Model confidence (mean pLDDT): 84 of 100. A computed fold for a 103-nucleotide RNA from uncultured Staphylococcus sp., annotated as SAM riboswitch aptamer (S box leader). The organism belongs to Staphylococcus, within Bacteria. The model forms 97% of the base pairs in the Rfam consensus.
C1' cells in the first nucleotide's frame, strides 16, 4: 500500500503517574473531584480452538489481536427532500478514520 468484513451492543468508585486528551481541520466536549502512559480488571468474541452443517450454526474464554466518556463525540464531498433564495434540517450513498484477517 491493495483487497475484504465490521464499526448505534459491551466494559473500574483499583494501583503507579502528574498535565494533557478525542486521528485531522472546524465545532464542540473530558481533564486537578487527576489527562497522556504503564500495571492490573474487566468487554467483546475478528482469527485460532472445539463441536456441527450443503451452505451454515453453536460453544468456552488456556492463545494471536482489539476495546473499555460522549454513533467512529457532531460536521466535511455528492444526491435527493423541504426552503424564493442563502443558511439551516432530512434521507441516501461516499470520502476519511479505527480495528481484525488476508495478500
Nucleotide at each position: 500500500u491493495c483487497u475484504u468484513a465490521u464499526c448505534u451492543a459491551g466494559a473500574g468508585u483499583g494501583g503507579u503517574g502528574g498535565a494533557g486528551g478525542g486521528a485531522u481541520g472546524u465545532g464542540c466536549c473530558c481533564g486537578a473531584u487527576g489527562a497522556a502512559a504503564c500495571c492490573c480488571a474487566g468487554c467483546a468474541a475478528c482469527c485460532g480452538u472445539c463441536g456441527u452443517u450443503a451452505a451454515u450454526c453453536g460453544a468456552a474464554a488456556u492463545g494471536g489481536u482489539g476495546c473499555u466518556a460522549a454513533u467512529u463525540c457532531a460536521c466535511a464531498g455528492a444526491a435527493a427532500g423541504u426552503g424564493u433564495a442563502a443558511a439551516g434540517c432530512u434521507u441516501u450513498c461516499g470520502a476519511a478514520g479505527a480495528u481484525g484477517a488476508g495478500a